[in-house]
């Protein structure tokens, strides 16, 4: 340096769920919690999902309903990009 996580140390992260906030709404935030992660660190340019305020489009006729639609979200869905602990070959 590569390559692996089967054993073994010290350590980290936190699914649901609870609750406070916060969003139009998927979701985020902090606290409790522990399902599980060897990158479940970090990034968001591809793919997938998810919402649909906005905006069009049609119905209606000012009430509103129904469909597309990301400029909003998710990286603990997936592949990639950086980087990085421990052992072990």
């Nucleotide at each position: 340096u590569u390559u692996u996580g089967c054993a073994a140390a010290g350590g980290g992260c936190a699914c649901a769920c609870u609750u406070a906030c916060u969003g139009a709404a998927a979701g985020g935030u902090g606290a409790g919690g522990u399902c599980g992660c060897a990158a479940a660190a970090c990034u968001g340019a591809g793919g997938g999902u998810c919402u649909a305020a906005g905006g069009u489009a049609u119905a209606a006729c000012u009430a509103u309903a129904u469909a597309c639609u990301a400029u909003g979200a998710u990286u603990g869905c997936c592949a990639g990009a950086u980087u990085a602990c421990c052992a072990a070959a």

A computed fold for an 89-nucleotide RNA from Orenia metallireducens, annotated as c-di-GMP-I riboswitch aptamer. The organism belongs to Orenia, within Bacteria. The prediction has a mean pLDDT of 81.